[in-house]
RNA sequence: CUCCGAUAAAGGCAAACCAGGAGAAAUUCUGGGGCGCAAAGUCAUUGGGCCUAAAGUCCUUCGGGACUAUGGUAGCCAGACUGCCGAA
Numbered sequence: 001c002u003c004c005g006a007u008a009a010a011g012g013c014a015a016a017c018c019a020g021g022a023g024a025a026a027u028u029c030u031g032g033g034g035c036g037c038a039a040a041g042u043c044a045u046u047g048g049g050c051c052u053a054a055a056g057u058c059c060u061u062c063g064g065g066a067c068u069a070u071g072g073u074a075g076c077c078a079g080a081c082u083g084c085c086g087a088a
Base pairs, nucleotide, nucleotide: 004086005085012037013036017032018031019030020029021028022027035075041081042080043079046078047077048076049073050072051071056067057066058065059064
C1' cells in the first nucleotide's frame, strides 16, 4: 500500500414513530427518537429496478380512467470517487 472486517479503540450516521415546514404526489427538510449500518459518506449527467403523475396526450357514462418523468428513491442492486482504525 492492497485485500479483508475483530466481543478491539476513537468516533460517525440515524429506521419506524411524533411535532413543525416544503411539495400535486412520491418524497424531503428541521427538532426529538433509535431500527439498524464498516462506508447507512458523495454521485440520479454510469446502468438497472422501484415509487409518484402536477403539466401533457388519449378516452369518458363528464364522476373519472389509461399512458408518461422533466419529479423522487444512494437505508433497492450494481458501478464510480473519497474516508477512520488495524486483530486474524
A computed fold for an 88-nucleotide RNA from a Chloroflexota bacterium, annotated as c-di-GMP-I riboswitch aptamer.
Its Rfam family is "c-di-GMP-I riboswitch aptamer". From the family's description: GEMM was predicted in a large-scale screen for bacterial structured RNA regulatory elements.
The prediction has a mean pLDDT of 90.
It was read from a public genome assembly, where an Rfam model found it.
The organism belongs to Chloroflexota, within Bacteria.